[in-house]
RNA sequence: CUUAUCCAGAGAGGUGGAGGGACUGGCCCAAUGAAACCCGGCAACCAACAUGUAGAAAUACAUGGUAAGGUGCCAAUUCCUGCAGAACAAUCAUGUUCUGAAAGAUGAG
Repeated sequence: CUUAUCCAGAGAGGUGGAGGGACUGGCCCAAUGAAACCCGGCAACCAACAUGUAGAAAUACAUGGUAAGGUGCCAAUUCCUGCAGAACAAUCAUGUUCUGAAAGAUGAG
C1' cells in the first nucleotide's frame, strides 16, 4: 500500500502492584485491586481436513465440520465522539436517529 472483518463470543484463577479504555472531547473501568506476565478461555482470518465445481495439470472457487499448527481476541458496538449528508425536534445555542467517509484494530497478501 491492497483487501476482508469489526452491534456475537471468552475465568469470582496465580504473580504483580497503579494505572487503563490508540488519539481529541466526553464518559467510564480500577486497592471489592489497573498495566504487564503465566495459566485458562473465545473465535475461526490463515493453515490443515472432507465434499462439490472448473481445469490436462499446477491450481482456483464454493460449502462443511474440526481445532493438535500460525496469528488474534477475552468491560462497555472499534464505549461514544471527531468529517459529510439526510430526516425529525428546537430554532440563540443545540439535540436525537440513520447513512457514508475518516481514523483505528486484527487477519491475509